[in-house]
RNA sequence: AGAUUGAACGCCCGCGGCAUGCUUUACACAUGCAAGUCGAACGGCAGCGGGGGCUUCGGCCUGCCGGCGAGUGGCGAACGGGUGAGUAAUACAUCGGAACGUGUCCUUAAGUGGGGAAUAACGCAUCGAAAGAUGUGCUAAUACCGCAUAUCUCUGAGGAGAAAAGCAGGGGAUCGCAAGACCUUGCGCUAAAGGAGCGGCCGAUGUCUGAUUAGCUAGUUGGUGGGGUAAAGGCUUACCAAGGCAACGAUCAGUAGUUGGUCUGAGAGGACGGCCAACCACACUGGGACUGAGACACGGCCCAGACUCCUACGGGAGGCAGCAGUGGGGAAUUUUGGACAAUGGGCGAAAGCCUGAUCCAGCCAUGCCGCGUGAGUGAAGAAGGCCUUCGGGUUGUAAAGCUCUUUUAGUCGGAAAGAAAGAGUUGCAAUGAAUAAAUGUGAUUUAUGACGGUACCGACAGAAAAAGCACCGGCUAACUACGUGCCAGCAGCCGCGGUAAUACGAAGGGUGCUAGCGUUGUUCGGAAUUACUGGGCGUAAAGCGUGCGCAGGCGGUUUUGUAAGUCAGAUGUGAAAUCCCCGGGCUCAACCUGGGAACUGCGUUUGAAACUACAAGGCUAGAGUGUGGCAGAGGGGGGUGGAAUUCCGAGUGUAGAGGUGAAAUUCGUAGAUAUUCGGAGGAACACCAGUGGCGAAGGCGGCUCACUGGCUUGAUACUGACGCUGAGGUGCGAAAGCGUGGGGAGCAAACAGGAUUAGAUACCCUGGUAGUCCACGCCGUAAACGAUGGAAGCUAGCCGUCGGCAGGUUUACCUGUCGGUGGCGCAGUUAACGCAUUAAGCUUCCCGCCUGGGGAGUACGGUCGCAAGAUUAAAACUCAAAGGAAUCGACGGGGGCCCGCACAAGCGGUGGAGCAUGUGGUUUAAUUCGAAGCAACGCGCAGAGCCUUACCAGCCCUUGACAUCCCGAUCGCGGUUACCAGAGAUGGUUUCCUUCAGUUAGGCUGGAUCGGUGCCAGGUGCUGCAUGGCUGUCGUCAGCUCGUGUCGUAAGAUGUUGGGUUAAGUCCCGCAACGAGCGCAACCCUUGUCACUAAUUGCUAUCAUUUUUAAUGAGCACUUUAGUGAGACUGCCGGUGACAAACCGGAGGAAGGUGGGGAUGACGUCAAGUCCUCAUGGCCCUUAUGGGUAGGGCUUCACACGUAAUACAAUGGCGCGUACAGAGGGUUGCCAAUCCGCGAGGAGGAGCCAAUCUCAGAAAGCGCGUCGUAGUCCGGAUCGGAGUCUGCAACUCGACUCCGUGAAGUCGGAAUCGCUAGUAAUCGCGGAUCAGCAUGCCGCGGUGAAUACGUUCCCGGGUCUUGUACACACCGCCCGUCACACCAUGGGAGUGAUUUUCACCAGAAGCAGGUAGUUUAACCGCAAGGAGGGCGCUUGCCACGGUGGGGGUCAUGACAGGGG
Repeated sequence: AGAUUGAACGCCCGCGGCAUGCUUUACACAUGCAAGUCGAACGGCAGCGGGGGCUUCGGCCUGCCGGCGAGUGGCGAACGGGUGAGUAAUACAUCGGAACGUGUCCUUAAGUGGGGAAUAACGCAUCGAAAGAUGUGCUAAUACCGCAUAUCUCUGAGGAGAAAAGCAGGGGAUCGCAAGACCUUGCGCUAAAGGAGCGGCCGAUGUCUGAUUAGCUAGUUGGUGGGGUAAAGGCUUACCAAGGCAACGAUCAGUAGUUGGUCUGAGAGGACGGCCAACCACACUGGGACUGAGACACGGCCCAGACUCCUACGGGAGGCAGCAGUGGGGAAUUUUGGACAAUGGGCGAAAGCCUGAUCCAGCCAUGCCGCGUGAGUGAAGAAGGCCUUCGGGUUGUAAAGCUCUUUUAGUCGGAAAGAAAGAGUUGCAAUGAAUAAAUGUGAUUUAUGACGGUACCGACAGAAAAAGCACCGGCUAACUACGUGCCAGCAGCCGCGGUAAUACGAAGGGUGCUAGCGUUGUUCGGAAUUACUGGGCGUAAAGCGUGCGCAGGCGGUUUUGUAAGUCAGAUGUGAAAUCCCCGGGCUCAACCUGGGAACUGCGUUUGAAACUACAAGGCUAGAGUGUGGCAGAGGGGGGUGGAAUUCCGAGUGUAGAGGUGAAAUUCGUAGAUAUUCGGAGGAACACCAGUGGCGAAGGCGGCUCACUGGCUUGAUACUGACGCUGAGGUGCGAAAGCGUGGGGAGCAAACAGGAUUAGAUACCCUGGUAGUCCACGCCGUAAACGAUGGAAGCUAGCCGUCGGCAGGUUUACCUGUCGGUGGCGCAGUUAACGCAUUAAGCUUCCCGCCUGGGGAGUACGGUCGCAAGAUUAAAACUCAAAGGAAUCGACGGGGGCCCGCACAAGCGGUGGAGCAUGUGGUUUAAUUCGAAGCAACGCGCAGAGCCUUACCAGCCCUUGACAUCCCGAUCGCGGUUACCAGAGAUGGUUUCCUUCAGUUAGGCUGGAUCGGUGCCAGGUGCUGCAUGGCUGUCGUCAGCUCGUGUCGUAAGAUGUUGGGUUAAGUCCCGCAACGAGCGCAACCCUUGUCACUAAUUGCUAUCAUUUUUAAUGAGCACUUUAGUGAGACUGCCGGUGACAAACCGGAGGAAGGUGGGGAUGACGUCAAGUCCUCAUGGCCCUUAUGGGUAGGGCUUCACACGUAAUACAAUGGCGCGUACAGAGGGUUGCCAAUCCGCGAGGAGGAGCCAAUCUCAGAAAGCGCGUCGUAGUCCGGAUCGGAGUCUGCAACUCGACUCCGUGAAGUCGGAAUCGCUAGUAAUCGCGGAUCAGCAUGCCGCGGUGAAUACGUUCCCGGGUCUUGUACACACCGCCCGUCACACCAUGGGAGUGAUUUUCACCAGAAGCAGGUAGUUUAACCGCAAGGAGGGCGCUUGCCACGGUGGGGGUCAUGACAGGGG
């Protein structure tokens, strides 16, 4: 990622159907409605309508009729409707049970006789504001009360007690004045039996979390008697007994209505309990009863309390968790609608009335379902938008256009079903005396529709009125341009954003869903991430330190029985709805509906007997006992021994000893150390000694004595499952520590001193107290580790070792076996490492433990402890990781091997001086910019006076200094003379020369110049972290990789490692590798030798001529030049090595082991350098960040650094003489001879486009002379003067020459650089750049050393290996305090709230009991009076309330604690 929802929020919205709609304050409620009905129970008649009568025409009378307010009476109001506060069991679910009640309804069989006394309404009167109340008088009943009778109940068996009511309709005979009696029907009423349905009660099982809640209970548990109830029962009371519940979780605390079911899931489960249905509970809060069939009663009563309202202040009224609705709360939930037409309910004989139940309508996209927003054609692929490589692409057949259709919405018209009961008329049946009535069943007529003129049907017009939301970095379907620039923002996780953002914002395009879409929240899933199905514990979290052992769990073999578990059949139940299947009805679907299946459960019953269990009985393989041996630091106690340390005494003896990296503290001339003898005392037991032994673990080590536990082995006998594990419990348990008393040699926390050090509360040294030792008592923890719980069985081997036993022999071994203890290793297993008969393998049983890191093994509470502390053990908050094993790198003050001017051995420098040059800094209008450890700093710059030049301050230009196109003009352009203004650019004027090409003959085409316009030019502006190219560096280091194969789950490994060898991954050998590529080497250039070819400008041995000079001829032998070849390959010999590769030595050779030098730079690293060489994306400027110009600057100067040149001198300076190179350059040039100048140079012009001429004299060297160790005859800076040359121009700011001047400097601190042979050092020469300017750079030759034992160390590198908590890779990572800010939390003198409990006080209403006061219609009695009742009083129980104590929870709190 999915599904879900009573949802909410954002954006958007055409229609219809079906559902749902206060989840929060069981908060408070205005207003209306939600339970009435019956006149066929009754007395009656207020109001309305009608009739009748009277009338003075104003009215009056009459219950007479329809009917009916209020009242008496009956039934209902206990249903229906709402809500979920309480409740963890007085509840619910399922299944059972016995000791009950029951209005209305049904069935059965009876009765309904005869009397009496009142009372409301009403009248009169009184009180009160009202609500209402009181007195008095009249009256009826299906209201009330006796009597009779009944079945029934009680009984002491004699008796005693207890029912009822009438009303309505009809009527033949008979009786009666009449009413009526009487008969009959219906509805009632009474008593009884039964039923149905409903209700009450009891039992079993199941039903959330917490043990940091472990004990609870006094009517408590049981019995007996009494009481009570509809009914069993401690339900209640008196007495008796002392029980009852609980680790299978009582009690307490928290949370919660329960279920059918709903959501999810493959299932098992998990979460939930809204709508619908069943049950329960509640009705402002608490208590109480009354009435009744039923209530302790939502729209009843009484009391108390809080709140609200009315009031005349005296007193009263109220209860929306009914339907609407209001306020409040909240993210959030509808109309103060219609109708009783249908369904159902109450009353009634019925008509009917009532019914916010219900049926409908209204609101809301809240959900589910359906429909639509058009269809076909249409390429000029339109316009517009966006992108672009500028070609085009895309939006896109999309639109427009053309041809069609008309659902829905709109207008008009038609138009249902839902309605039959009922009523009227009229048959039949049954009942009855009956042609009444009532009942049943037909026919026929007729009434009744809220929704609603709604569903549905038809007609009309017209594409007409109808699309949004989210997303587009990966997960995850969908990409581009722009804006922004770690900002603004996004984000579910990873993570985007610091100038090219597919991730932000908005746009184009796209993707997904669609009248919705997205976000947020909820639940399940994925999550095998609590694992029953279905996980783990050596190292990731996780085996208790280790035994014993109660409960519990599990348990060998066999027989029989039982039937609890188990299995099978039958049967009852498991409500309906829901889910599923098959049908049916709305056009389909959602939805509704018929049938079936299912409801995995529980009960009853019948059977089976394998397995488990239980009972009984056997067995011996598990376990144990006896018996014979063996080994052992097993344990506690006693005794005893020697070595050593220390101390004491004595002797010898003298100056040190001790200690360390080095020292010092310390001891010692008061005699130490050393040494000898003697003594004291304590502790520990060398060698033996061993991955040897013993023990449960901790642990145990001189010898010996007795005591004592366990193992093991041999052969047997016995017991007969006696076993295994083990929550709680309990024993043991290193070291340290604690208490009391001893002991104290050595060692040694703390402490002191000395060192070390930046410091050193350490490491090192000198001392030294607790302690270490013993006895007794605590503590109860360790990396208590094999980081591996115990027991049992099974599963290849090989090699050690300890203890038994047996057999064989060669007497020292071999073989076998049992029990321990180790190493390696197969199968198997494991994430890997590894384990592997001593399992971490394959199985069984039991226990303990784990569930991301941190917070934290902490806080609080409990338990234990003398204390230290131990044990049990959270949460808030915070992070996106923490962790394991292995891999590849990098790193190590890890290891092995190897290399390099890396060190060492040498030679010469730098660092000190002045000067040159570059850089930093400073300064400045500007001192243009870049380069920054090695790998920036004589670098870009192979050469800044102007130019260069990019910088600065001025002045000037704007299609531009340069390119292309377009338009217009001209025919050019160009060269040239001169003048004016100006710093110049530039502007103005002017002389002279020249007068474009093609041609279709057209000012047609081209070309050039000028002017104009706009595309554009231009930029040394930015980004080297957008880039190309080029370059530096590690490093000329020997490495870097690939294919196939193999190994590994994989990252990866192997190859490339190993043994040798090399300059080299060079080569050889071996090898699960075999091959290959880029690097190495070679091929290339140069140098060293030779040969061949060639011979001018080179050369000249031989020959000739000649000016005697190599001048000429001649020649190409030599040198040389420049072409081609040869040569060197470990080829040969000896040795070493492995018969290899190779190395060492030698011969020959010009050269010998890559001969010397150069070019050549693997994969890569450093976001190394360069946008100012060039190219280039993007951005920026466009009368300027472009262009031109003259001047200035890049040349500053307190200072710091780098790199060179020159010196400090005698291996030298100076003077004179003299010798020998190579490689180069030269026409804008090199410039000879000769002359001038001290010189730089000038004049001059021969020669040379170069083996010809020229630069050009090489210098050090050599010879001779001088100087004589000094700031010098060293050194040359600086300064003064005079010049030369280049150049338009040497002021800022050139080089050189001459004369004069003559600074620092006498070999350089710490530190540091180069170099291994033609090298270092030293000497000069040339070239590029260039008008001029070199101490720089690039080259050339001359002279020409020293040293290398060696690889310990420093630096860099290669390779193998090892450790790692690093991977930006040690310039890494990371710990703690402190400072500042924030967050949650434990403690805290306390304070406040709430809850619970105990004790006491108190006691409304009510009920029960009592009653001496008071009162009283029915019954009894002639009466007095009585029975019975009411009121009052009182006792008991008890709500609210009060006082005091205890427990729990929450909030808050100065302060101080740790944590993040």
The RNA shown here (small-subunit ribosomal RNA) has 1460 nucleotides and comes from an uncultured bacterium. Its mean pLDDT, the model's own confidence on a scale to 100, is 84. The RNAcentral record of the sequence draws on Greengenes. It matches the Rfam family "Bacterial small subunit ribosomal RNA". Gene Ontology terms of the family: ribosome and structural constituent of ribosome.